THF (Tetrahydrofolate) riboswitch aptamer from uncultured Ruminiclostridium sp., 98 nucleotides, folded computationally. The sequence is in RNAcentral, with records from MGnify. The prediction has a mean pLDDT of 75. Its Rfam family is "THF (Tetrahydrofolate) riboswitch aptamer". On this family, see Huang et al., Proc Natl Acad Sci U S A 2011: "Long-range pseudoknot interactions dictate the regulatory response in the tetrahydrofolate riboswitch". The source organism's lineage runs through Bacteria, Bacillota, Clostridia, Oscillospiraceae and Ruminiclostridium.
[in-house]
RNA sequence: CAGAGUAGGGGACCGCGCGUUAAGUGCGCUGUGUACGGAGAGUUGGCACAGCGACGAAAAGCGUCGAACGCUUGCGGUGCGGUCUUCGCAUCUCGCUG
Repeated sequence: CAGAGUAGGGGACCGCGCGUUAAGUGCGCUGUGUACGGAGAGUUGGCACAGCGACGAAAAGCGUCGAACGCUUGCGGUGCGGUCUUCGCAUCUCGCUG
C1' cells in the first nucleotide's frame, strides 16, 4: 500500500399466514433495550419494543332465502421462513493475509 471477514439493511423469487369491519407498513417525537469485522473502545448512525402524534388504502365474484361463515381472484410501500443477489465494521487503536 492492497485485500478478507460481522451484526444489520435493500432487491428478486418461492412457501405459509394476517388484514381488507384497517391492523400492519411508511413518517415525526419521546423512552427503553440490543447488536456492531479477530481484540478493545464506540456515536448525533443501525435494529427491536413501548407510548404519543400527523397522514392514509380496493375490492369483486361464488356457495347460502339471508346473516354468520367458507372458497376463488385481487388489493396492502402487510408478517414470518427459505433461496439467490447486493450494500456493509460511522469512527479510533491493535491484529490477520499478500